A computed fold for a 471-nucleotide part of an RNA from an uncultured archaeon, annotated as small-subunit ribosomal RNA, 5' domain. Its Rfam family is "Archaeal small subunit ribosomal RNA". Its Rfam clan is "SSU clan". The prediction has a mean pLDDT of 81.
Context: one part of a larger RNA
RNA sequence: GGCCACUGCUAUCGGUUUCCGACUAAGCCAUGCGAGUCGGGUGUCGCAAGAUGCCGGCGCACGGCUCAGUAACACGCGGAUUAUCUAUCCUCUGGUGGGGGAUAACCUCGGAAAACUGAGGCUAAUACCCCAUAGGUAUUUGAAGUUUGAAAACUCAGAUGCUGAAAGCGUGAGCGCCAGAGGGUGAGUCUGCGGCCUAUCAGGUAGUAGGUGGUGUAACGGACCACCUAGCCUAAGACGGGUACGGGCCUUGAGAGAGGGAGCCCGGAGAUGGAUUCUGAGACACGAAUCCAGGCCCUACGGGGCGCAGCAGGCGCGAAACCUUCACACUGCGCGUAAGCGCGAUGAGGGGAGACCGAGUGCCUUCUCUUUACGGGAAGGCUUUUCACAAGCCUAAAAAGCUUGUGGAAUAAGGGCUGGGCAAGACGGGUGCCAGCCGCCGCGGUAAUACCCGCAGCUCAAGUGGUGGUC
Numbered sequence: 001g002g003c004c005a006c007u008g009c010u011a012u013c014g015g016u017u018u019c020c021g022a023c024u025a026a027g028c029c030a031u032g033c034g035a036g037u038c039g040g041g042u043g044u045c046g047c048a049a050g051a052u053g054c055c056g057g058c059g060c061a062c063g064g065c066u067c068a069g070u071a072a073c074a075c076g077c078g079g080a081u082u083a084u085c086u087a088u089c090c091u092c093u094g095g096u097g098g099g100g101g102a103u104a105a106c107c108u109c110g111g112a113a114a115a116c117u118g119a120g121g122c123u124a125a126u127a128c129c130c131c132a133u134a135g136g137u138a139u140u141u142g143a144a145g146u147u148u149g150a151a152a153a154c155u156c157a158g159a160u161g162c163u164g165a166a167a168g169c170g171u172g173a174g175c176g177c178c179a180g181a182g183g184g185u186g187a188g189u190c191u192g193c194g195g196c197c198u199a200u201c202a203g204g205u206a207g208u209a210g211g212u213g214g215u216g217u218a219a220c221g222g223a224c225c226a227c228c229u230a231g232c233c234u235a236a237g238a239c240g241g242g243u244a245c246g247g248g249c250c251u252u253g254a255g256a257g258a259g260g261g262a263g264c265c266c267g268g269a270g271a272u273g274g275a276u277u278c279u280g281a282g283a284c285a286c287g288a289a290u291c292c293a294g295g296c297c298c299u300a301c302g303g304g305g306c307g308c309a310g311c312a313g314g315c316g317c318g319a320a321a322c323c324u325u326c327a328c329a330c331u332g333c334g335c336g337u338a339a340g341c342g343c344g345a346u347g348a349g350g351g352g353a354g355a356c357c358g359a360g361u362g363c364c365u366u367c368u369c370u371u372u373a374c375g376g377g378a379a380g381g382c383u384u385u386u387c388a389c390a391a392g393c394c395u396a397a398a399a400a401g402c403u404u405g406u407g408g409a410a411u412a413a414g415g416g417c418u419g420g421g422c423a424a425g426a427c428g429g430g431u432g433c434c435a436g437c438c439g440c441c442g443c444g445g446u447a448a449u450a451c452c453c454g455c456a457g458c459u460c461a462a463g464u465g466g467u468g469g470u471c
Base pairs, nucleotide, nucleotide: 001471002470003469004468005467006466007465008464009463012359013358014357015356016355017354019352020351021317027315028314029313031312032311033310036058037057038056041054042053043052044051045050065270066269067268075194076193077192078191079190080189081188084187085186089183090182091181092180093179094178095177096176097131098130099129100128106121107120108119109118110117111116135163136162137161138160139159140158141157142156144155145154146153147152168175169174196242197241198240203233204232205231208230209229210228211227212226213225214224215223245267246266247265248264249260250259251258252257272293273292274291275290276289277288295306296305297304298303323349325348326347327346331345332343333342334341335340362382363381364380365379366378367377368376369375370373387407388406389405390404391403392402393401414460415459416458417457418456419441420440425455427454428453429452430451436443437442
């Protein structure tokens, strides 16, 4: 000198831009909102438009939040997948035959404080089931090819075993449904290399290292299991301990480097602490389920309910951080053929001296006062950045902004310092090693340029000082 946070005093406006409960308690939460949509079937209400319940389809695995854990294939760069999956989307090929039984809503009757729940009866589907064919898969035989560095893979035909698709709606256009192949997108797994401290951590390891055979998975694998072998890692630092989400980036510096990495983007992980699972193309699932623990709430004591590290908001903790606002108009996402609906994502406003840039806080004349030179006062005039008001444009609506008009110098200057370093007082008063100042040196014990006031001055200026961190 720069950057970041907090803080004292002070504060007129505009433009651009960045951020705001990261640091401490991944502590706890009242209240409201944050994921719906479609309507093929079926009921209720309604004159209708429509509203609402149920079955069903798609979505709710995205978006949003946080950084606790993690020194690890978590991340970054580069590869592998001959060890894999992929709903919706695109392209192509072929198909959509026959049949069946239920069930919710509803009706009737119960149980319960509640949460909820039982029995009987009716009915539908693109819900569910069966048959057929196509197809799939495993083994095997044959044939000629294609690809690969290679184990091998693929194509065609036959046999056997196992298994085994489809759904309609609409006047129509069209929207769908099933199987197979290819693409795209997304994901899983493996791997070379790279990036913290510590030896006052030197030995560590029994599913441990490998084999055979299985189980399991979309898939490889001690991932798991049975048996067998006794290996495997380590001074090029194993194992242990500490710290820490990783990167793009950010700060500083001429650079080398050092420090940081919360906010934005990419990746990961988590959703009170743990564990498990269903559904599904995808979760082991923040606003799904089940269990345990701890916390809170309701209870008729039998039993139930909740999870803001979503947006606001509250308590606590702290030096430290905003409104319980508006809108789906934009950008996107979900659903829908679409119209559209929903979205605290997002957009917009409100609050907060973050940063940079710009502007202003007036100008002129006359008179007058006086320590006659800086100023103070009065009158008159000029200008209008700002300010106030009005109109229009802008806007979802506003706010802000832009344009125009009217009014009026009106609404607008402080902070720190003045012994040296270091620009500026040998001025006055008070105090008397007291009270106090002070980054350092040092001032103060009766004439203090150093404390506290006044005046004067210096310096930055809508800012100016202090504290902490960092280069």